[in-house]
Molecule: Bacterial RNase P class A
Organism: Acidobacteriota bacterium
RNA sequence: GGAGGGCUCUAGGCAGUCGCUCUUCGUUCCGGGUAGUCCGGGGUGGAGGGAGGAAAGUCCGAACUCCGACGGGCAGCAUGCUCGCUAACGGCGAGGCGCGGUGACGCGACGGAAAGUGCAGCAGAGAGUAGACCGCCGCCGCCGUUUCGAUGGCGCGGUAAGGGUGAAAGGGUGCGGUAAGAGCGCACCGCUCGGCCGGCGACGGUUCGAGGCAAGGCAAACCCCAUGUGGAGCAAGACCAAAUAGGGAAACGGUACUUCGGGUUGCCCGUCCCGAUAGGAUCCCAGUGGGGUCCGCCGUUUCCGGGUAGGUCGCACGAGGCCGACGGCAACGCCGGUCCCAGAUGAAUGACUGCUGACCCGGCUUUGAUCGGGGAAACAGAAUUCGGCUUACGGAGACCUCCGGCA
Numbered sequence: 001g002g003a004g005g006g007c008u009c010u011a012g013g014c015a016g017u018c019g020c021u022c023u024u025c026g027u028u029c030c031g032g033g034u035a036g037u038c039c040g041g042g043g044u045g046g047a048g049g050g051a052g053g054a055a056a057g058u059c060c061g062a063a064c065u066c067c068g069a070c071g072g073g074c075a076g077c078a079u080g081c082u083c084g085c086u087a088a089c090g091g092c093g094a095g096g097c098g099c100g101g102u103g104a105c106g107c108g109a110c111g112g113a114a115a116g117u118g119c120a121g122c123a124g125a126g127a128g129u130a131g132a133c134c135g136c137c138g139c140c141g142c143c144g145u146u147u148c149g150a151u152g153g154c155g156c157g158g159u160a161a162g163g164g165u166g167a168a169a170g171g172g173u174g175c176g177g178u179a180a181g182a183g184c185g186c187a188c189c190g191c192u193c194g195g196c197c198g199g200c201g202a203c204g205g206u207u208c209g210a211g212g213c214a215a216g217g218c219a220a221a222c223c224c225c226a227u228g229u230g231g232a233g234c235a236a237g238a239c240c241a242a243a244u245a246g247g248g249a250a251a252c253g254g255u256a257c258u259u260c261g262g263g264u265u266g267c268c269c270g271u272c273c274c275g276a277u278a279g280g281a282u283c284c285c286a287g288u289g290g291g292g293u294c295c296g297c298c299g300u301u302u303c304c305g306g307g308u309a310g311g312u313c314g315c316a317c318g319a320g321g322c323c324g325a326c327g328g329c330a331a332c333g334c335c336g337g338u339c340c341c342a343g344a345u346g347a348a349u350g351a352c353u354g355c356u357g358a359c360c361c362g363g364c365u366u367u368g369a370u371c372g373g374g375g376a377a378a379c380a381g382a383a384u385u386c387g388g389c390u391u392a393c394g395g396a397g398a399c400c401u402c403c404g405g406c407a
Stems, first nucleotide, its partner, number of pairs: 001403005007397004012356007020050013052379001056390002059388005064233004069271006076229005081095005096110001097108004111224002116222002118218002133163002135159004140155006171189006191211005196205003237313004247304009259276005279295007320339005326333002359374004
C1' cells in the first nucleotide's frame, strides 16, 4: 500500500421564530350533578414530554384478554450433539463433531440405516445377503495348425487382482501365496467390540487387546426414539348510550327424571359445572303398553331480511432504561444507586433562519495544515407490549488474517 474477517459506536449538535400533539398545575365559560366541589367539553397562561436500529418482515417465543373447571389417552404439529443462560423460544453463550476457506473465520435440517418399508434416471455383467462384458487360468473334453517349443477355436470349470460403465461397484497400500486369483494369510492404515486414561458431558487418545476381515448412500424419504405442545387474538376484551323487526322459513333431536342439551376453538373417555318449558288433541295396533299425525314448547344447525357502525376504557411503571460493585471464560445473575423517556385514532412529533458539522468535490501538497464550494446524504415512520431472528442501508473507530514493497 492492497485484499479480507469478526466487533463496537452513530443516524447530527447549539440557538432563535412560528406551528402540531400529550401529561400536569392554575384560570375562565358552558353542560350535568352535589352532603361534600365531582365529571365532561371549549378558551387561555405556566412547566415538562414527543418515532427506529431496524419502527420493516409477521418468521419464532411470551405477557395480557376471551373461550374453559380438571385429569387421562390418541391424533396432528414442532424441535433434535453436549453443558449452561432465559419468563420462554426454533433464541443466546461456551464447547464437541463434520464441512468450506491459505488464514483470520464462516456454515450445519447435528438422535437412529443392526425394527420395518422405500428411492437412486441413463449407463453398466452387476447398485446391497449383487455380479461376469473385455479379460486371466485349467489341455478337463472335442476339432485344427505346428519349426514339436507351442498355439488357435468351441464347450465345460475356476476367478473377481487388471480394464471398462457410472456420482457411487462390497475397505486401501504392500508382501507372500495360487493353475490364475481373492483378507486366502501377514504388516501397516481403516472399521467393529471390549478395557484403560482425560473430560460434568458431547467426545478425545503418539494407548492396550480381540475380532470380522464385515452390515454402501439417502430419514430436508415414510418411519422409530426423546422432549414439548389447547385455540383465537387489542379489529382480544370490558362498559355506556342509541336504534331496529321480541322478524320470517326449513331440517334434525327432545317434550323427560338419572332423560336430554350445552360447557374444550382437533377427537375420545372420566369427573365436575350450568340449563330444561308444558303440554294438548286425535288415530291405529293392542292391552295397561307401543307406534303415527297436528298444534305448542325447548335445544342445535342453515338460509332470507332488518338495525347499529357513536363514545369511554383497555393505553403504557415495564420479565423497564442507565451507572457501579461482586460472581461467572461468556451468555447472564445478584446487590446498590438513579431516571420516568410518545400514546395518536384518518391518525400528532413539522417549517424557516443563523452558526457548526461527520462526509464528498476542487486547489495546494510527500503527508499534513490552511482555503473555497456542497452537505446529515442512505434504509426508512410508532398504533397492545416485550425477548429474539431475518432482510434493507450512509458514516466512523480500533483489533485480527493474508499478499506485495521498503527499512